RNAcentral holds the sequence, with entries from Rfam and Ribocentre. Predicted 3D model of a 90-nucleotide RNA (Glycine riboswitch aptamer) from Acidovorax temperans.
């Protein structure tokens, strides 16, 4: 120089599920409380393959459904391009 891993920041790509009811408030409501139904891909939580092992740990997109969400918009795990630092290798 290059390659791989993290992590910052920027583009683009990104699913599921009731624009449900009823009361109130209102010009009107996507606002507020309340029932009932449902969803998993922020975040949390539980099991565990498996790594790691002297001690101390790591660890799913399965489970839960506290939160969060069920037109659009947003958000949104995660992929990818740019780019900037770190580490590893050389």
């Nucleotide at each position: 120089a290059a390659a791989u891993u993290c992590a910052g920041a920027u583009c683009g790509g990104g699913a599921g599920a009731g624009a449900u009811c009823g009361c109130g408030u209102u010009a009107a409501a996507u606002c507020g409380c309340g029932a009932c139904g449902c969803c998993g891909a922020a975040g949390g939580a539980g099991c565990a393959a498996c790594c790691a092992c002297c001690c101390c740990g790591g660890a799913a997109a399965c489970u839960c459904u506290c939160a969060g969400g069920c037109a659009a918009a947003a958000g949104g795990a995660c992929c990818g391009g740019u780019u900037u630092g770190a580490a590893u290798c050389g």
Lineage of the source: Bacteria > Pseudomonadota > Betaproteobacteria > Comamonadaceae > Acidovorax. The coordinates come from a structure-prediction model, not an experiment, and the mean pLDDT is 78. Rfam family: Glycine riboswitch aptamer. Rfam links the family to the GO term glycine biosynthetic process. From the family's description: This family represents the bacterial glycine riboswitch. Glycine riboswitches usually consist of two metabolite-binding aptamers domains with similar structures in tandem. The aptamers cooperatively bind glycine to regulate the expression of downstream genes. In Bacillus subtilis, this riboswitch is found upstream of the gcvT operon which controls glycine degradation.